[in-house]
């Protein structure tokens, strides 16, 4: 990947998401935030919000409802449902060819480059039963 099985447990094993201890201190991951450095350069009006954590971005195409119109249909916007891509994960590592899968989700609250001091948050989730099949191709390494 496929079958069976169905209740406890979890040595390991991915991950920043642990430690040790008493109500705390260490470790780690992120967010704000100075010079410097980036970044901006003729002038006004209108319209547009912006930014974080994450691999999770962006395009098209149908539908649904609302708006708005020059009403012939279009434009926008929200929500569903297809396809597609940026990018991500899978063999002991890197490359590149091929396979397989994600490609969601939340937070901030008009405000955010970089950042010494300083400060604010968080330390989750998963894999791990048995039986059988798979783990391709070149190249370089490590064991």
């Nucleotide at each position: 990947c496929g079958a069976c099985g169905u209740c406890c447990g979890g040595a390991g094993c991915c991950g920043g998401a642990c430690c040790g201890a008493g109500g705390c201190g260490g470790a780690c991951c992120g967010g704000g935030g100075a010079c410097c450095c980036a970044c901006c350069g003729a002038u006004c009006c209108a319209c547009u919000g912006g930014g974080g954590u994450g691999a999770g971005u962006c395009c098209c195409g149908c539908c649904u409802g609302c708006g708005c119109u020059c009403c012939g249909g279009g434009c926008g916007c929200a929500g569903g449902c297809g396809g597609g891509u940026a990018g991500g994960g899978c063999g002991c590592c890197g490359u590149c060819c091929g396979g397989c899968c994600c490609g969601a989700a939340c937070c901030c609250g008009u405000c955010a480059g970089c950042u010494a001091a300083c400060u604010c948050g968080g330390u989750a989730g998963g894999c791990g039963g048995u039986c059988g099949c798979g783990a391709g191709g070149a190249u370089g390494g490590g064991a």

Model confidence (mean pLDDT): 76 of 100. The RNA shown here (c-di-AMP riboswitch aptamer (ydaO/yuaA leader)) has 143 nucleotides and comes from Geodermatophilus sp. TF02-6. The organism belongs to Geodermatophilus, within Bacteria.